A computed fold for a 246-nucleotide part of an RNA from a Deltaproteobacteria bacterium, annotated as large-subunit ribosomal RNA, domain VI. Rfam family: Bacterial large subunit ribosomal RNA. Its mean pLDDT, the model's own confidence on a scale to 100, is 85. NCBI's taxonomy places the organism under Bacteria, Pseudomonadati, Myxococcota, Myxococcia.

Context: one part of a larger RNA
RNA sequence: CGUUUAAAGGCUGAAGGGGCCCUUUCAUAGUACGAGAGGACCUGAAAGGACGGACCACUGGUGUACCAGUUGUCGUGCCAACGGCAUAGCUGGGUAGCCAUGUCCGGUUAGGAUAAGCGCUGAAAGCAUCUAAGCGCGAAGCCGUCCCUAAGAUUAGCCUUGAAGACCCCUUGAAGACUACAAGGUUGAUAGGCGGCAGGUGUAAGUCCGGCAACGGAUUGAGCCGAGCCGUACUAAUCGGUCUGA
Numbered sequence: 001c002g003u004u005u006a007a008a009g010g011c012u013g014a015a016g017g018g019g020c021c022c023u024u025u026c027a028u029a030g031u032a033c034g035a036g037a038g039g040a041c042c043u044g045a046a047a048g049g050a051c052g053g054a055c056c057a058c059u060g061g062u063g064u065a066c067c068a069g070u071u072g073u074c075g076u077g078c079c080a081a082c083g084g085c086a087u088a089g090c091u092g093g094g095u096a097g098c099c100a101u102g103u104c105c106g107g108u109u110a111g112g113a114u115a116a117g118c119g120c121u122g123a124a125a126g127c128a129u130c131u132a133a134g135c136g137c138g139a140a141g142c143c144g145u146c147c148c149u150a151a152g153a154u155u156a157g158c159c160u161u162g163a164a165g166a167c168c169c170c171u172u173g174a175a176g177a178c179u180a181c182a183a184g185g186u187u188g189a190u191a192g193g194c195g196g197c198a199g200g201u202g203u204a205a206g207u208c209c210g211g212c213a214a215c216g217g218a219u220u221g222a223g224c225c226g227a228g229c230c231g232u233a234c235u236a237a238u239c240g241g242u243c244u245g246a
Stems, first nucleotide, its partner, number of pairs: 001152001007161005015149004021049007033038001051106005059100004066093005071086006111143002117137004165243004169185005190236003193232005199225003206219005
């Protein structure tokens, strides 16, 4: 820009893409078969591998500053307590998120047309012949069935509502390079703050007690605490502007 009923919401599915996997064990059955050795078709059941998708309750990884420990040095006048730097100084843990080695799920099953192959009927060729006319069965393969995208499918589809709507701007996001998308903008929980909880770390500082001291104990599962959950208008989404419209 188009789609000639705007706009919002919801569909259909032309077409395209993906997928279709494999193994073992058990039962049938030590049966059929076979002198024996050996050893099935068919059918049913159960495990597993690789691959793929999704997810984070579990198991773990990461988690650049969430907690603690700790070395050297500098600083806050000193002690104590802290802060800076040294790869995040190093070390031990670790929320959310992201992730796999973790968890869940998937390959199913119809149906159709066939290949090789196997047949029916059957002439040419009084016989025979699956083929020449005709008809059937028959694969992990083909078309479909299953999943995803999808009406620029210009063949531009359909349904509902029926005069709206959209954008700028702002608060943001398990959305994201930008854009887009999504949630909100006071008739408000969108983000921050605050409160509670979860969760992490692991018993803060100060004071007191014991010890000559290093240190230990009590206050104390303390103190601190990024992203999580619930709540709460305290702060910021103010006021407004633009475009289009039967």